[in-house]
Model confidence (mean pLDDT): 82 of 100. Predicted 3D model of a 491-nucleotide part of an RNA (large-subunit ribosomal RNA, domain I) from Gluconobacter thailandicus F149-1 = NBRC 100600. The sequence was found in a public genome assembly. Its Rfam family is "Bacterial large subunit ribosomal RNA". Its family is annotated with ribosome and structural constituent of ribosome in the Gene Ontology.
Context: one part of a larger RNA
RNA sequence: GGCGUUCGGUGGAUGCCUUGGCACUAAGAGGCGAUGAAGGACGUGGUACGCUGCGAAAAGCCAUGGGGAGCCGCGAACAGGCUUUGAUCCGUGGAUGUCCGAAUGGGGCAACCCCCUCGCAAGAGGAUCAUGCACUGAAUACAUAGGUGUAUGAGGCAAACCCGGGGAACUGAAACAUCUCAGUACCUGGAGGAAAAGACAUCAACAGAGAUUCCGCUAGUAGUGGCGAGCGAACGCGGAGCAGGCCAAUGCCUUGUCAAGAAGAAGCAGAACGGUCUGGAAAGUCCGGCAAGAAUGGGUGAUAGCCCCGUAUGCGUAGUGUCUUGGUGAGGAUUUGAGUAGGGCGGGGCACGUGAAACCCUGUCUGAACAUGGGGGGACCACCCUCCAAGCCUAAAUACUCCUUAGUGACCGAUAGCGAACAAGUACCGUGAGGGAAAGGUGAAAAGCACCCCGAUAAGGGGAGUGAAAGAGACCUGAAACCGGACGCCU
Numbered sequence: 001g002g003c004g005u006u007c008g009g010u011g012g013a014u015g016c017c018u019u020g021g022c023a024c025u026a027a028g029a030g031g032c033g034a035u036g037a038a039g040g041a042c043g044u045g046g047u048a049c050g051c052u053g054c055g056a057a058a059a060g061c062c063a064u065g066g067g068g069a070g071c072c073g074c075g076a077a078c079a080g081g082c083u084u085u086g087a088u089c090c091g092u093g094g095a096u097g098u099c100c101g102a103a104u105g106g107g108g109c110a111a112c113c114c115c116c117u118c119g120c121a122a123g124a125g126g127a128u129c130a131u132g133c134a135c136u137g138a139a140u141a142c143a144u145a146g147g148u149g150u151a152u153g154a155g156g157c158a159a160a161c162c163c164g165g166g167g168a169a170c171u172g173a174a175a176c177a178u179c180u181c182a183g184u185a186c187c188u189g190g191a192g193g194a195a196a197a198g199a200c201a202u203c204a205a206c207a208g209a210g211a212u213u214c215c216g217c218u219a220g221u222a223g224u225g226g227c228g229a230g231c232g233a234a235c236g237c238g239g240a241g242c243a244g245g246c247c248a249a250u251g252c253c254u255u256g257u258c259a260a261g262a263a264g265a266a267g268c269a270g271a272a273c274g275g276u277c278u279g280g281a282a283a284g285u286c287c288g289g290c291a292a293g294a295a296u297g298g299g300u301g302a303u304a305g306c307c308c309c310g311u312a313u314g315c316g317u318a319g320u321g322u323c324u325u326g327g328u329g330a331g332g333a334u335u336u337g338a339g340u341a342g343g344g345c346g347g348g349g350c351a352c353g354u355g356a357a358a359c360c361c362u363g364u365c366u367g368a369a370c371a372u373g374g375g376g377g378g379a380c381c382a383c384c385c386u387c388c389a390a391g392c393c394u395a396a397a398u399a400c401u402c403c404u405u406a407g408u409g410a411c412c413g414a415u416a417g418c419g420a421a422c423a424a425g426u427a428c429c430g431u432g433a434g435g436g437a438a439a440g441g442u443g444a445a446a447a448g449c450a451c452c453c454c455g456a457u458a459a460g461g462g463g464a465g466u467g468a469a470a471g472a473g474a475c476c477u478g479a480a481a482c483c484g485g486a487c488g489c490c491u
Stems, first nucleotide, its partner, number of pairs: 001490009015476001016441002020412002022409007029401002031157002039100003042055003046078002049075003061094006070082003105114003115126004128154009161192001162190005172179001176226001202209002213240005223231002244393003247337001252332011267315003273288003277284001289306002297309003342366008352378001373388005428435002448475001451463004
């Protein structure tokens, strides 16, 4: 040095576990904001680093309802206190609420700087835009623009869903230009709990249907298409859900008030067990009982219907704060639809790419009729049928989930599951936009090793002690790689 056996170290796989996730279901909620939001900065504790809470009244103040013995949030303790004269805690309402932020007195490199008015002070007010009203008021006589004051409203944020205004390219066509991707992504305006649409100038076909929306068919059909790639209906049928109204008033929309009813906060009650054996511990074994409208579930020193929390079931609950119904009051909008229908030119939308291209929208130029009228029935004409545009409103069936509550899972179980089970959007990286981790487990209980010895008043170790176990000591189990000791054999 090698091989073998064995004992250790290192390491953190595996097994078991779960406080965290993921997907969904049913209800709820679907907004917050100048009464200053969302989100932050800085403070705030006896000691105070982070998180949480709170705001100079600062882990809190007041009132009220619940509750009934402990409490002073967590990591984590010491000191000192509070509490049956009812604390801590939970519900509801109120007070306070620094500075930044739409940020709104002016400025500004967010959390800072500097002003004006009123007021003795404390303090209050001072942005812009829109609309209404009032007062003023040019060129310019009346007026108007403008100015001032006042009242009301707006502004910003927020996950998706919705409706408008704009609107790509990669890609596919095996290249590429019409076409496709796609009216998608993205930008932008607006709104609601849904939005949009909606009460036939609709379809149909000689029989008739009867607003809109959504789903299953019709059907990958008819069509459209460098007739390529592709795109792709409708009629009709079956379902979900159904609701119709108005234009001068008895209706509709908004809102106040009165009455009745309903739901609803914290929360309350809530059945029934003992012994034996094993064991550190009984819920396990054996023996004998009990309850059940309660054997979903969790905890307790191993596996508990009857030990604890619960569960079934029953009860309770304030403020006119919410909802429903009825009565009654107030306010508001709406004139039967002309620069419209139709036509020319240029586009766009319709499954439909200009096509035989109807129908709908309109940038531009034009431009009717008036129910004895007009639109449509896919060029166009006649007959026939059908409907009445150019005004308005409208629940439900439908879409979504930042969020709350309850529940479910042939979903994950710490390299998984959210990036995050832990001080996680943290540490760290980047000028910045932005990127973005690792990291769970002692034990039933800290009983977390008093005391002694070696050592440097270490680290570490040996005794002793606790414990069922310390070969559970900052820790469950503890694989392999890797490192070492002992023994045997070989060289």